[in-house]
């Protein structure tokens, strides 16, 4: 240098073009408890960046970045 594949709440992780963007831990607030843990219930947090198709994009398409691989 060349290809491939990956990038989603703070963490991991689901998401056939049409959601309010999933679960599960963590964080916060009520109940329950004599307290503490469990537990129940709510609730905060996210689609790497830019640009394009398209009514309409996390999903498709070009760049960029990031990490991983694999050829040189």
């Nucleotide at each position: 240098g060349c290809g491939a594949g990956u990038g989603u709440g703070g963490u991991a992780u689901a998401g056939c073009g049409g959601c309010u963007a999933u679960u599960a831990c963590u964080c916060c607030a009520a109940c329950c408890u004599u307290c503490c843990a469990a537990g129940u219930u709510g609730g905060a947090a996210a689609c790497a960046g830019g640009g394009g198709u398209u009514c309409g994009a996390c999903u498709c398409c070009c760049c960029u970045c990031a990490c991983u691989c694999g050829c040189a």